Record summary
The part of an RNA shown here (small-subunit ribosomal RNA, central domain) has 350 nucleotides and comes from Trichopus zeylanicus subsp. travancoricus. RNAcentral holds the full RNA, with entries from SILVA. Its Rfam family is "Bacterial small subunit ribosomal RNA". Its family is annotated with structural constituent of ribosome and ribosome in the Gene Ontology. Taxonomically the source falls in Trichopus zeylanicus (Eukaryota, Euphyllophyta, Spermatophyta, Dioscoreaceae). Its mean pLDDT, the model's own confidence on a scale to 100, is 87.
[in-house]
Context: one part of a larger RNA
Parts: sequence; C1' cells; structure tokens
RNA sequence: UUGGAUGUAAAGCAUAUGCAGGUGGUUUUUCAAGUCUGCCAUCAAAUCCCUGUGCUCAACCCUGGACAGGCUGUGGAAACUACCAAGCUGGAGUAUGGUAGGGGUAGAGGGAAUUUCUGGUAGAGCGGUGAAAUGCAUAGAGAUUGGAAAGAACACCAACAGUAAAAGCACUUUGCUGGGCUAACACUGACAUUGAGAGACAAAAGCUAGGGGAGCAAAUGGCAUUAGAUACCCCAGUAGUCCUAGCCAUAAAUGAUGGAUACUAGGCACUGUGCAUAUCGACCCGUGCAGUGCUGUAGCUAACGCGUUAAGUAUCCCACCUAGGGAGUAUGUUCACAAGAAUGAAACUC
Repeated sequence: UUGGAUGUAAAGCAUAUGCAGGUGGUUUUUCAAGUCUGCCAUCAAAUCCCUGUGCUCAACCCUGGACAGGCUGUGGAAACUACCAAGCUGGAGUAUGGUAGGGGUAGAGGGAAUUUCUGGUAGAGCGGUGAAAUGCAUAGAGAUUGGAAAGAACACCAACAGUAAAAGCACUUUGCUGGGCUAACACUGACAUUGAGAGACAAAAGCUAGGGGAGCAAAUGGCAUUAGAUACCCCAGUAGUCCUAGCCAUAAAUGAUGGAUACUAGGCACUGUGCAUAUCGACCCGUGCAGUGCUGUAGCUAACGCGUUAAGUAUCCCACCUAGGGAGUAUGUUCACAAGAAUGAAACUC
C1' cells in the first nucleotide's frame, strides 16, 4: 500500500463553527475533459506463452506467431461524471401565526439553616466514639428565648421529566438575547453535506492581581487505634471553595458508540405541538410531526448485547488502530507566568 477494523478486545478528536479540499437532488440543452470505441505509429533484442525445428532424448539452441497492457496521434459515440445555458421544488433557507423550556447574560428582591457577636432565664456539664481522649465550660459553656451581622447554597415541587454543541443549567422577579418544535404554505431556487489546517467554547483542580471568607476542608498540629499508623475514627485548622479581571486546556470530558442522508415488524410509557372526535366544560379515545425511555421481530455480534434514538441495510466525508512492555517516556519543536499541555520515537525485552 491492498485489505480489515474502531460500544466492552488496539482504535471516534471533549464539543461545535467553518476556509481549502472531497462528495452531492431533479428536467432539458451545449461541449467532448474523464469514459467507451475504430484505425495508424510505437513500446530494441533476449526472457515468458504457443507452433514447428536442430543437438540420440532432455536441459539448451533456432524459426514463426502472439495474448494482455501502456502511451502518442487521428476519426466516431454521447448513457454516466465534469463543463455551458435555461428551468423545477421534494433537500436547505427566509418571512408569517402559535408554542414549551433549570438555554445564555446583567440587575433587583426573599426565606429556612449555619456560624459569630450582644441581652434575658438557668446553673454543671457539653461534645465526641466501637470504647475513649484531645477539645469547650463556674472568667457561666451546653440548653432555651430576644436582637444584630456575615458568607455560601437554594429544601419540598423533582420525574425514567426539560433544555443546551458539549462542558453545563434549578429560590422569586425584571431587562436584553440565542436556539428548537409546530401549523398553513407565501418567497428564494441546490444556496446542501462533511471538514485537514484555523479560530471559538470547554467540569474540577491549579496559577496571577484585587476583594471576600459563614460552612466545608488538601497541607499541618493534636487525641486515639496499632507491632508501627506519615492512614481509616475524633478535636482543631491554612490554602482552596465564593466574586471581579486574566491565564491554564485537561477528565472514566462516557452512550467508553464521529457527523449527514435514505430504507427496514410491532407493543407500552412520558414531553412539546397540530388535526379529528367528544363534552356544559376540562380530560379520555384515535391519528400526524419533533424529542425522551422501556420491551422486542428480522438482521447483526466472539459473546454480552444492539435492535426506526442500530452496534441492521447502504452511500458520502473526517478522525483514528495494527501484539504486550519500554512509554504517553526520551529527544527536538510549538504553546504556557508556572504547573504542565500538544506533537511523539528507538535501543532493549518477551
């Protein structure tokens, strides 16, 4: 390279946007680049294959002929691809009427709990554990009851639910704002799809600067346990967790399953919305589209399982894999304030 793979065996980029590139609906026309085809020329000899011949046979040698294929030139064909021109509406998009939502962002407000401070009552323990002790407490703790402050998170509703590209998103309310779905069908007329590089976004931890600091809590200090205990348990407790501005770019970033399109049995349930039906009215029942789940036929799979939300049947594009270890290491390069990230071997070993 061909071929085969990528849920769990090695392997789907964390995610989406999108330049180049690849691929691309339908009708008619042009053209003849690809494609198909005729002819001419050419592809040295030897070799290979076939026919015949010569060495006694054979190897070997000689004679004649190719097949297949490449390339140039010159004629022809026009189905398919490309090109030219003109269309179409089914893909895609725009406009219009509805609609659901923890989608995003900025502001305002709220109550429960916790801790601290400050009064009242009261007077000996509290706390913690397997059991204890460290710890707190007559300088009045804990308990109970007033007042005040602070920071963080938003019980119930809550769901197998919703929403977002993913990360993620939940007290209430206001401003601004993105996307989806649905209905009728007005408009544009292939405007699509994928996407190397590239830019964007990206949990937690970590970093820089300035704030903030209730609770929790790496590090750290004690009490225990233990042979020891740099742990598990307990008492304390600093970074951090929170906010603003900027970095970092990684996760078992998981559905361990890339995206798009089409096709291929059903049954049950939920969410959004339309139609029809029903009714006093709201449901129910039936049905269409979009999503979320369970079960399951055909088929697939090594099995587990997947199964119209495919891991089935096909097409297109990208990414990635090729025994284990060495190793996501070394080296070089790029990025980063750093921590590190990205790219990424070999010797050797089995």